The part of an RNA shown here (small-subunit ribosomal RNA, central domain) has 348 nucleotides and comes from an uncultured prokaryote. Rfam family: Bacterial small subunit ribosomal RNA. Its family is annotated with ribosome and structural constituent of ribosome in the Gene Ontology. The RNAcentral record of the full RNA draws on ENA.
[in-house]
Context: one part of a larger RNA
RNA sequence: CUGGGCGUAAAGCGCGCGUAGGCGGCUGAUCAAGUUGGGGGUGAAAGCCCGGGGCUCAACCCCGGAAUUGCCUCCAAAACUGAUCGGCUAGAGUUCGGAAGAGGGUAGUGGAAUUCCCAGUGUAGAGGUGAAAUUCGUAGAUAUUGGGAAGAACACCAGUGGCGAAGGCGGCCACCUGGCUCGGUACUGACGCUGAGGUGCGAAAGCGUGGGGAGCAAACAGGAUUAGAUACCCUGGUAGUCCACGCCGUAAACGAUGAGUGCUAGAUGUCGGGCAGCAUGCUGUUCGGUGUCGCAGCUAACGCGUUAAGUUGACCGCCUGGGGAGUACGGCCGCAAGGCUAAAACUC
Numbered sequence: 001c002u003g004g005g006c007g008u009a010a011a012g013c014g015c016g017c018g019u020a021g022g023c024g025g026c027u028g029a030u031c032a033a034g035u036u037g038g039g040g041g042u043g044a045a046a047g048c049c050c051g052g053g054g055c056u057c058a059a060c061c062c063c064g065g066a067a068u069u070g071c072c073u074c075c076a077a078a079a080c081u082g083a084u085c086g087g088c089u090a091g092a093g094u095u096c097g098g099a100a101g102a103g104g105g106u107a108g109u110g111g112a113a114u115u116c117c118c119a120g121u122g123u124a125g126a127g128g129u130g131a132a133a134u135u136c137g138u139a140g141a142u143a144u145u146g147g148g149a150a151g152a153a154c155a156c157c158a159g160u161g162g163c164g165a166a167g168g169c170g171g172c173c174a175c176c177u178g179g180c181u182c183g184g185u186a187c188u189g190a191c192g193c194u195g196a197g198g199u200g201c202g203a204a205a206g207c208g209u210g211g212g213g214a215g216c217a218a219a220c221a222g223g224a225u226u227a228g229a230u231a232c233c234c235u236g237g238u239a240g241u242c243c244a245c246g247c248c249g250u251a252a253a254c255g256a257u258g259a260g261u262g263c264u265a266g267a268u269g270u271c272g273g274g275c276a277g278c279a280u281g282c283u284g285u286u287c288g289g290u291g292u293c294g295c296a297g298c299u300a301a302c303g304c305g306u307u308a309a310g311u312u313g314a315c316c317g318c319c320u321g322g323g324g325a326g327u328a329c330g331g332c333c334g335c336a337a338g339g340c341u342a343a344a345a346c347u348c
Base pairs, nucleotide, nucleotide: 003320004319005318006317007302008301012316014201015200016199017198021194022193023192025088026087027086028085029084030083031082033081034080035077036076037075038074039073040072041071042070049065050064051063052062053061054060091191092188093187094186095184096183097182098181103177104176105175106174108172109171110154114150115149116148117147118146119145120144121143125136126135162169163168206247207246208245209244210243211242215241216240220236221235222234223233258315262311263310266293267292268291269290270289271288272287273286274285275284276283277282278281297304298303321348322347323346330341331340332339333338
């Protein structure tokens, strides 16, 4: 001199793209807006502060100074910020050649399982539970064999393995398509970072219209359990779960950790690529990811620890005792359900 914070105490928007704005690499010249020094003008008086004086003191009053941290203007400086012109390549990007991947979309296709239907064999049980019962079965079930239909999901591979901004993504094949990464040369020349508003994406459930419906299964019905049992267990079972199109816009949307940069010991596993060596799978090294442990440092502790919660500076979001309350009211959005924004009285 300066409010402090946001993994778990209150607090990181669910995640992108991006407008305004804020901030921004190395270097030369010029300008002088910011900046710095000096001069001038103004900054009323009273009051405050300092010095002195007058009422016997004080309050009070008088004189002088200071202050008035500001604004305007002139002169000067040119380090930094800024502006203009020029140069550079370390940031960012383009290009060429490789590589990995459940990244996205569309169309097709495969086998196992399940249920149902038809037919054969076959006979009295099956199913279910802690034990039972509801239930199914002599109108032939369960079991088993053959055939057929349907829908949904993809065992093994499979891995703190991979990909994606997040939500999320898993049989196989084809086509269309996004991003990342490694290596090399050349090129552009700061083109960058963040991002209020805005806009797009966004699990599940839910809603609208039309389809589909095997299994599972809110609600519901029945059987049990129990003092009761609007549950847990069992038998059924409708929305829904699936598809197309359109809404909804939420979540423990979690790493409870915003995005980006530089710097700061290592060890070890694993995924993708390059280089070198030995030589056919190892070693060393390097770049990018993903884990574990750990030094310094940080932390209230737990723990974090080059994937930081260390350290540095710039940007955005958010918090400010508990309840009332993420509620009321208003506004915006939605078909609705509701979402977003968001108080106060009162109370402890």